[in-house]
RNA sequence: GGAGAGCUCCGGGUGGUCGCUCCUGCCUUCGGGCAGGGGAGGAAAGUCCGAACUCCGACGGGCGGCAUGCUUGCUAACGGCAAGGCGCAGCGAUGCGACGGAAAGUGCAACAGAGAGUAGACCGCCGGCGUCCUCCGGGGCGCCGGUAAGGGUGAAAGGGUGCGGUAAGAGCGCACCGCUCCGCCGGCGACGGCUGGAGGCACGGUAAACCCCAUGUGGAGCAAGACCAAAUAGGGGGGCAGUUUGCGGGCCGCCCGUCCCGCUCGCACGCUUCGGCGUGCGGCUAGUCCCCGGGUAGGUCGCUCGAGGCCGGCGGCGACGCCGGUCCCAGAGGAAUGACCACAACCUGGUUCGCCAGGAGACAGAAUUCGGCUUAUGGAGCUCUCCGGCU
Numbered sequence: 001g002g003a004g005a006g007c008u009c010c011g012g013g014u015g016g017u018c019g020c021u022c023c024u025g026c027c028u029u030c031g032g033g034c035a036g037g038g039g040a041g042g043a044a045a046g047u048c049c050g051a052a053c054u055c056c057g058a059c060g061g062g063c064g065g066c067a068u069g070c071u072u073g074c075u076a077a078c079g080g081c082a083a084g085g086c087g088c089a090g091c092g093a094u095g096c097g098a099c100g101g102a103a104a105g106u107g108c109a110a111c112a113g114a115g116a117g118u119a120g121a122c123c124g125c126c127g128g129c130g131u132c133c134u135c136c137g138g139g140g141c142g143c144c145g146g147u148a149a150g151g152g153u154g155a156a157a158g159g160g161u162g163c164g165g166u167a168a169g170a171g172c173g174c175a176c177c178g179c180u181c182c183g184c185c186g187g188c189g190a191c192g193g194c195u196g197g198a199g200g201c202a203c204g205g206u207a208a209a210c211c212c213c214a215u216g217u218g219g220a221g222c223a224a225g226a227c228c229a230a231a232u233a234g235g236g237g238g239g240c241a242g243u244u245u246g247c248g249g250g251c252c253g254c255c256c257g258u259c260c261c262g263c264u265c266g267c268a269c270g271c272u273u274c275g276g277c278g279u280g281c282g283g284c285u286a287g288u289c290c291c292c293g294g295g296u297a298g299g300u301c302g303c304u305c306g307a308g309g310c311c312g313g314c315g316g317c318g319a320c321g322c323c324g325g326u327c328c329c330a331g332a333g334g335a336a337u338g339a340c341c342a343c344a345a346c347c348u349g350g351u352u353c354g355c356c357a358g359g360a361g362a363c364a365g366a367a368u369u370c371g372g373c374u375u376a377u378g379g380a381g382c383u384c385u386c387c388g389g390c391u
Stems, first nucleotide, its partner, number of pairs: 001387010013343006020039008041363001045374002048372005053221004058258006065217005070084005085099001086097004100212002105210002107206002122151002124147010159177006178201001179199004183194004225301004235292006241285003246263005265282007308327008346359005
């Protein structure tokens, strides 16, 4: 000097004038006025996770559905974060991982190929028999048997290299590597190490395929919900079910249990063991489904003090925790948080070095709140890696 990787911070400040809005205090002719204080982000975005809070009556168990998936920790919790392990990518700093199980079962891998997992013989190699030729070494063809070392197909083919052995070969045997099991050592653990031992060695891959295992999990959401006021028609019709020991309703689906709510009757006919039963009609109902029709859409609250911010100390590799101190930092309601000027400060250009001129720029606006993740994006600083040059 070039190319990269990781982490952190900022994202305008002060003052004045005018305008808007919230809070507190005082005053008020109740219209409002005055004073003081506050007023849009690191992502407010996406709506992807987790919760707080609110409502759906409460609780327990089982099955299902859904979610997560290495280990140990952090956290209110999470699918997040930290530190590690293993694997992959990279020369490297570092980054990524949907990272439990294939020896419980099922499925899938087009085509090619002999054969794709109780998975093989196309070409080839070797032997035997028969036959033909012969330069008498042997060669061709057919059939039978052996073989999986060589070749081919494929993304992937019955571990790899070498030696021996064999008719030719093959873990057939051996050595080393790989793999499995056992042992020892280190570690909380995932795992790692061993010039330790045994075994010729399992039926490969795939689970963001079904599945198995472990852990977890109710639903809906501030347009949740609470209260007040007003108005209408506490409207009308139909179906199902029920009208008493059984049935129905109440929780994402189903089942079981506890608990809570509802179940009032009349008439007619038939039967009767005179207890009652059955059918039909009417009525009623916690409910459930459908159709028609009417009223309201106004106001107040929820609404910002929080798993809160900042500073310091201690502990921890770290995420973070504990202790102490200090501060209150938006709350609109069709939606405020703005405009102008000046100033030292920041950036750019010029400069007679006194200063002059210009610029506020990227992504982008809170709407119940918080912890994360993801995406968009301007600038500054620090640390580390690789390459080249000089000393």